[in-house]
This is a predicted complex of two RNAs, RNase P RNA and transfer RNA, with 500 nucleotides together.
Rfam match: Bacterial RNase P class A. Rfam's curators write: Ribonuclease P (RNase P) is a ubiquitous endoribonuclease, found in archaea, bacteria and eukarya as well as chloroplasts and mitochondria. Its best characterised activity is the generation of mature 5'-ends of tRNAs by cleaving the 5'-leader elements of precursor-tRNAs. Cellular RNase Ps are ribonucleoproteins. RNA from bacterial RNase Ps retains its catalytic activity in the absence of the protein subunit, i.e. it is a ribozyme. Isolated eukaryotic and archaeal RNase P RNA has not been shown to retain its catalytic function, but is still essential for the catalytic activity of the holoenzyme. Although the archaeal and eukaryotic holoenzyme s have a much greater protein content than the bacterial ones, the RNA cores from all the three lineages are homologous -- helices corresponding to P1, P2, P3, P4, and P10/11 are common to all cellular RNase P RNAs. Yet, there is considerable sequence variation, particularly among the eukaryotic RNAs. Identified in Yersinia as Ysr151/RnpB.

RNA sequence: GCGGAGGGCCGGAUGGCCGCGUGAGGGGCAACCCUCGCGAGGAAAGUCCGGACUCCACAUGACAAAGGUGCCGGGUAACGCCCGGGCAGGGCAACCUGACGGAGAGCGCCACAGAAAUGAAACCGCCUGUCCCCCCAUGGGUUCGCCUGCAGGGACCAAGGGGCAGGUAAGGAUGAAACGGUGGGGUAAGAGCCCACCGCGCCCCUGGCAACAGGGGUGGCACGGCAAGCCCCACCUGGAGCAAUGCCAAAUAGGAUCCCCGCGCGGGCAGCGUCGGUUUAGGCCGAUACCUCCGCUAGGCACGACAUGACCGAGAGGGAUCGGGUUGGCAGCUAGAGGGUCCUGGCAACAGGUCCCCCAGAGGAAUGGUCAUCAAAGGGGGCAACCCCGGAACAAAAUCCGGCUUAUAGGCCCUCCGCGCAA
RNA sequence: GGUCCAGUAGCUCAGCUGGAUAGAGUGUCGCCCUCCGAAGGCGAAGGCCAUAGGUUCGAAUCCUAUCUGGACCGCCA
Numbered sequence: 001g002c003g004g005a006g007g008g009c010c011g012g013a014u015g016g017c018c019g020c021g022u023g024a025g026g027g028g029c030a031a032c033c034c035u036c037g038c039g040a041g042g043a044a045a046g047u048c049c050g051g052a053c054u055c056c057a058c059a060u061g062a063c064a065a066a067g068g069u070g071c072c073g074g075g076u077a078a079c080g081c082c083c084g085g086g087c088a089g090g091g092c093a094a095c096c097u098g099a100c101g102g103a104g105a106g107c108g109c110c111a112c113a114g115a116a117a118u119g120a121a122a123c124c125g126c127c128u129g130u131c132c133c134c135c136c137a138u139g140g141g142u143u144c145g146c147c148u149g150c151a152g153g154g155a156c157c158a159a160g161g162g163g164c165a166g167g168u169a170a171g172g173a174u175g176a177a178a179c180g181g182u183g184g185g186g187u188a189a190g191a192g193c194c195c196a197c198c199g200c201g202c203c204c205c206u207g208g209c210a211a212c213a214g215g216g217g218u219g220g221c222a223c224g225g226c227a228a229g230c231c232c233c234a235c236c237u238g239g240a241g242c243a244a245u246g247c248c249a250a251a252u253a254g255g256a257u258c259c260c261c262g263c264g265c266g267g268g269c270a271g272c273g274u275c276g277g278u279u280u281a282g283g284c285c286g287a288u289a290c291c292u293c294c295g296c297u298a299g300g301c302a303c304g305a306c307a308u309g310a311c312c313g314a315g316a317g318g319g320a321u322c323g324g325g326u327u328g329g330c331a332g333c334u335a336g337a338g339g340g341u342c343c344u345g346g347c348a349a350c351a352g353g354u355c356c357c358c359c360a361g362a363g364g365a366a367u368g369g370u371c372a373u374c375a376a377a378g379g380g381g382g383c384a385a386c387c388c389c390g391g392a393a394c395a396a397a398a399u400c401c402g403g404c405u406u407a408u409a410g411g412c413c414c415u416c417c418g419c420g421c422a423a
Numbered sequence: 424g425g426u427c428c429a430g431u432a433g434c435u436c437a438g439c440u441g442g443a444u445a446g447a448g449u450g451u452c453g454c455c456c457u458c459c460g461a462a463g464g465c466g467a468a469g470g471c472c473a474u475a476g477g478u479u480c481g482a483a484u485c486c487u488a489u490c491u492g493g494a495c496c497g498c499c500a
Base pairs, nucleotide, nucleotide: 001419002418003417004416005415006414007413008412009411010410012374013373014372015371016370017369018368020039021038022037023036024035025034026033027032041394045405046404048403049402050401051400052399053241054240055239056238066237067236068235069234070233071085072084073083074082075081086100087098088097089096090095101232102231106230107229108226109225110224123172124171125168126167127166128165129164130163131162132161133160134154135153136152139148140147141146180198181197182196183195184194185193199221200219201218202217203216204215205214206213207212245331246330247329248328255322256321257320258319259318260317264296265295266294267293268292273288274287275286276285277284278283303313304312324499325498338357339356340355342353343352344351345350378389379388380387381386424496425495426494427493428492429491430490433449434448435447436446442480451467452466453465454464455463473489474488475487476486477485
C1' cells in the first nucleotide's frame, strides 16, 4: 500500500425569534399571564421471549394434559439472553456458523429409478458340477476342395456356445442413501474368512467440576437416514393483561331473562368435579365431602312494622346474556433489577463498594417552524493554493424494565489476519 | 395500547399428517352451433403457492424472520 476479520461509538453543532406539552414559584375573582427548569431512540419498531406490577383462580405438594427448552460449566430477578469451554462444519489466517440430548425403547416414512430401501436381495457378471450340441486332436481316407475321428482336451490354448442345479457378493448398473473403507493374504470364485491401518461398538487407565480429549485392550462389523414426523428422557410453565386494576362524576328505560348465595341434621354418588384402578382408545369399576347433589328446616345477614317473639311484607349481594346510556376526570404513572466516574474480585458475562447526577410523563396524545453562522461524506472545476454545487439515513415514547430480531445515508476510533514493497 | 387469525390463477376456494406434471368453479380468449345474440359443446392461456432464509434426497405443506390484510378487547349501570 492492497484485501479482509472482530469490537466500540457518533448519527448534524451553536445562537436568535415564534410556538407546543409539563414541573416549581409568583400574579389574577376567573379565563389566563409572567419567570426559571425539563422535553424521543439506538432501534422508541416487530410484539418474538423473560420479568416487575395488578386482578382472577388457588392450602401445600404430587400427577396428568397442553405448550416450551435441549452439548458442558458459569452469570442473571428471570429467560429461548449473555460469557467461557467442548465438539462438528467453513476459511491460508484473523475469525465465522451450528434447534448440538436420544434412531443398539417403540411406531411411521424413505417418491422415481433400481435385483434389493432395512428381521435384505440376486439383474448382468464371476466360479463349480452336470447334460446337450459344437470344436481341437495321433491317425486313416481323398476326386486335394475336404471327409472321418481313438486316448484326451477346449482359462492361457491347437480348439466354445447353450440349458439345468448350486456357490458368491469382489466388479457393473440405480439412487440423496446399498448392511464398514484401503491394501495384502486366502479361495473353485469370493467373502472380516484371516491380517495391517483407518472407522465403529464395548471395557479399563490418565487429564478435566463437566461436555470431552489422549492412551491401552477387546469385539469382528452386528448398528442406513429422518425426531424443524409421532415419540422417549431431563428440565421449565396457574390464567389474563395498564383498554390490567381502584375511585369519582355525568347520562339512561335505575330495565329484562336465567343461575347462584345461610345454620344445622340426614341421605346419595344419578349429575358436576376430584382421586385411585383398569383399557390401545371410547369407556368401565371403586372411593369421596367445610367444598357436589337431594331432602328436611327458615333459627343466618340486613330493612320495615311491632313492647318482644313468631308470622308477614319488601329487599340487598354475586355471575351470564340482551337492551340502554356515556365517550368526562383522578389514581396506577414513572427514583428505577436507574445512569455516570473511580476502585476491588473474576479470563469474561457479571458482582461488590465509593462519590456524583435526576434524565419526557403526554393521554387521540406535546417534543415543531423559521432565520443566521458553521459543517462531515459526496459531485464538478483547477498544476496548486483554492473556488462552486451540495446539504443527513432508518425512523418517532404511550405502565415500566432485561433481551432477541428487523430497518439504518454517512462517518470516527481500537485490536487483529493475509499478501506485496522498503529498511 | 393489547390479544388472535389469514395470505394458493383476474375472483371464490380445495390441496397443508412432505413425493416432484399444484387442481376445481367462475371469469378471459379461440372454434363449433345460430340469420344474429344468449344458453350449450370443444379447446387453450393464465400461478416464482405473500417475501427471504433454514431442516430434508425432496417444501404450497415443517421451522424461523419479514411484509400485507382482517377480527376482537373500554367505562357506567